[in-house]
Context: one part of a larger RNA
């Protein structure tokens, strides 16, 4: 609950595509549904108002006169605004055609550095590890080094206050395979758009099922230590798991804690794509414009803090949630899941 809100007080769905639905750009004609004017009809009684009248008064209550109306239908009348037919437009919307950046998806392939294990040299008495030790390791030759080979995992320098994508996210290097974007030409459709309850997909990480793989790290777990104790911070080992392929699960501080989307409204400075002027052999400085991304900062907002052309400013369409704390991101039910649990989501009770 016809009101106020939703960056930090309770509230922006984790992200999109999109069905129905709400909403719609500039112009001319028509139509008259919506809208206005008016004209008459309707609009029961009962309330109400005025009068008279009945119960000893009154409340109550019968007569009989007034009133005033949303709404409904019907003529007639206007033609702005929605609407609905018809036509046109080009500045939303898309498309073409030149350029162009870029860890955007996907598969294949290959590359060094390093760690761990093997062999194989050289070499001995210690490593190792911490506040300090011990556990572990190693005379069956560790640790150091040096050479050879195996194997999984991540890509150091470049790297950015820097790039990409709707979000989750992407980072060695080559090749295929595809998705969007920016910029410049103004050629081409002519409104073809926003947003979107359901619904669909996409969704880190951790877990899940099958069957590979396993090098480092490593929950749980074993040991050492500390400690009154130490189911912990530190150390030694170490399983699952991390890595792959397919299926699953769907969460989050899934944040910018700020929904999309269109317009308006001082400015500085920085850096990332294009672009055009200068200028010059030429880059490069400078200047200007479009597009992202970051700082400051005015007006303005804001309960501060703070945001401030990437608003949270001024409005406009749509969608989503919020409505005191705990119970309760809970319980019953429903869906959905192989489980784990997930989504919808209450009351008592209590402050």
């Nucleotide at each position: 609950u016809u009101g106020g809100g939703c960056g930090u007080a309770a509230a922006g769905c984790g992200c999109a595509c999109g069905c129905a639905g709400g909403c719609g750009g500039c112009g001319c004609g028509g139509c008259a549904a919506g809208u206005g004017g008016u004209c008459g009809g309707u609009g029961a009684a009962a309330u109400c108002c005025u009068u008279c009248g009945g119960c000893u008064c009154a409340a109550c209550u019968g007569g009989a006169g007034g009133g005033g109306g949303u709404c409904c239908g019907g003529g007639c009348c206007g033609g702005a605004c929605u609407g609905c037919c018809g036509u046109g437009c080009u500045c939303g919307a898309g498309g073409u055609c030149g350029c162009g950046a870029g860890g955007g998806g996907g598969a294949a392939g290959c590359g060094g550095a390093a760690u761990u294990c093997c062999c194989g040299g050289u070499g001995u008495a210690g490593u190792g590890g911490u506040g300090g030790a011990a556990u572990g390791c190693g005379u069956a030759g560790a640790u150091a080094u040096c050479g050879g080979g195996a194997g999984g995992a991540a890509c150091a320098c470049c790297a950015g206050u820097g790039g990409c994508g709707a979000a989750g996210g992407c980072g060695g290097c080559u090749u295929c395979c595809u998705g969007g974007c920016g910029c410049g030409a103004u050629u081409c459709u002519g409104a073809c758009g926003c947003u979107g309850a359901g619904g669909u997909g996409c969704g880190a990480a951790a877990g899940c099922g099958u069957g590979g793989g396993g090098a480092g790290c490593g929950a749980u777990c074993c040991g050492g230590a500390u400690u009154a104790g130490a189911u912990a911070c530190c150390c030694g080992g170490g399983u699952a798991g991390u890595c792959c392929a397919c299926g699953c699960c769907c969460u989050a501080a899934a944040c910018g804690u700020u929904g999309c989307g269109g317009a308006c409204u001082a400015g500085g400075u920085g850096u990332c794509g294009g672009g055009g002027g200068u200028a010059u052999c030429g880059a490069c400085c400078c200047c200007c414009c479009c597009g992202g991304u970051g700082c400051c900062g005015g007006a303005g907002c804001u309960a501060a803090c703070g945001c401030a052309u990437u608003a949270a400013g001024u409005c406009c369409g749509c969608c989503g949630c919020c409505u005191g704390g705990g119970g309760a991101c809970u319980a019953c039910g429903g869906c959905c899941g192989c489980a784990a649990g997930g989504c919808u989501a209450a009351a008592a009770c209590u402050c």

This is a predicted structure of a 351-nucleotide part of an RNA (small-subunit ribosomal RNA, central domain) from an uncultured bacterium. The RNAcentral record of the full RNA draws on ENA, Greengenes and SILVA. The coordinates come from a structure-prediction model, not an experiment, and the mean pLDDT is 89.